[in-house]
RNA sequence: UAAUCAGGUCAGGCAAUUGCUGUUUACAACGUAGGCAGAGGAAAGUCCGAACUCCUUAGAGCAGAGAGCCGGGUAACACCCGGGUGCAGAGUAAAAUCUGCAACGGAAAGCGCCACAGAAAAUAUACCGCCCCGGCAACGGGGUAAGGGUGAAAAGGCGAGGUAAAAGCUCACCGCUUGAUUUGUAAAAAUCAAGGCAUGGCAAGCCCCUCCCGGAGCAAGGUCAAGCAGAAAGUAUCCGCCCCGUGCGGAAGAUGCUGCUCGCAUUAUUACUUUCGGGUAGACUGCAGGAGUUGCGGAGUAAUCCGCAUCCCAGAUAAAUAAUUGCCGCCCGCCCUGCGGGAACAGAAUUCGGCUUACAGACCUGGUUAGAAU
Numbered sequence: 001u002a003a004u005c006a007g008g009u010c011a012g013g014c015a016a017u018u019g020c021u022g023u024u025u026a027c028a029a030c031g032u033a034g035g036c037a038g039a040g041g042a043a044a045g046u047c048c049g050a051a052c053u054c055c056u057u058a059g060a061g062c063a064g065a066g067a068g069c070c071g072g073g074u075a076a077c078a079c080c081c082g083g084g085u086g087c088a089g090a091g092u093a094a095a096a097u098c099u100g101c102a103a104c105g106g107a108a109a110g111c112g113c114c115a116c117a118g119a120a121a122a123u124a125u126a127c128c129g130c131c132c133c134g135g136c137a138a139c140g141g142g143g144u145a146a147g148g149g150u151g152a153a154a155a156g157g158c159g160a161g162g163u164a165a166a167a168g169c170u171c172a173c174c175g176c177u178u179g180a181u182u183u184g185u186a187a188a189a190a191u192c193a194a195g196g197c198a199u200g201g202c203a204a205g206c207c208c209c210u211c212c213c214g215g216a217g218c219a220a221g222g223u224c225a226a227g228c229a230g231a232a233a234g235u236a237u238c239c240g241c242c243c244c245g246u247g248c249g250g251a252a253g254a255u256g257c258u259g260c261u262c263g264c265a266u267u268a269u270u271a272c273u274u275u276c277g278g279g280u281a282g283a284c285u286g287c288a289g290g291a292g293u294u295g296c297g298g299a300g301u302a303a304u305c306c307g308c309a310u311c312c313c314a315g316a317u318a319a320a321u322a323a324u325u326g327c328c329g330c331c332c333g334c335c336c337u338g339c340g341g342g343a344a345c346a347g348a349a350u351u352c353g354g355c356u357u358a359c360a361g362a363c364c365u366g367g368u369u370a371g372a373a374u
Base pairs, nucleotide, nucleotide: 001370002369003368004367005366006365007364008363009362010361012328013327014326015325016324017323018322020038021037022036023035024034025033026032027031040345044356045355047354048353049352050351051350052217053216054215055214059262060261061260062259064213066211067210068209069083070082071081072080073079084104085102086101087100088099089098090097105208106207110206111205112202113201114200127148128147129144130143131142132141133140134139156174157173159171160170161169175197176195177194178193179192180191181190182189183188221285222284223283224282230276231275232274233273234272235271236270237251238250239249240248241247253267254266255265256264257263292311294309295308296307297306298305299304330342331341332340333339334338
């Protein structure tokens, strides 16, 4: 310098005129005039978590959903940060180191699955081969799991001894299991000792273990105005007490609290269920000052937290946030102090923290490859 990978920032700015919405000031008052503000990094998906509202007076268990190495952050989370372990790539004589990924508790509680090939796929082998015996030979009997074959995977690995041939059969090293010591908050690591040692994988199969979780949702809710027209049927049992009143209490029934159980609340001037028939769809509020923005300082490896200062940055309701012109900025081309052209994904609707997806162009950081120079 070029290409490529990962992560991040921006996603045009200013002015004038006209137009729309909100807010505010003034006034001759529902209009006029002026000031200020006006769609994103994802507003998308509706996938997680919450704030807030109601159920609701307060719960427990089961079911169901989620998470799954350790520690920390946060209002909380399936998010973020740091560390550990494993795997992979780069690098190295070998390391150290760097980068990336992980759905990272349990297979010795139980059940289930591993096609085809193969002799055999887990209380699972003897096809070829090797060795021994019999036999002229064909072949038959016995032993074996070191070698070969099949397969994703075949009774820990490599080396030596030993054997008829072999085998943890024996030994050393590695691996594995158990225990102890040291370091660390912990996950874990290192070292030592003992043991020939369980015959695989899958739990992104059911399952087991630990932790955690009420439900519904701004069309939640609240206030006001207007308006009609209600009718019929059904359920509500029993017991006790006395002041004899439908008064008190208990059990039951009904309704509600998610799906179930318990429990709780209400329950006769009441509540609930079913059928038929009417009225309303309006206005206001919720509605934006926030787990807020920006700057500086401090603590921390970091995520983030604390302090001080500063700023107010949409609230529409069938849906406003725009149009034209000029200048500047970015990119491309050319006849180059100018001319011409271009700019992605995409529009708030209760709000916020994440995740996922889409994205023209420019810039920044880190890595890889190639070339050139020093």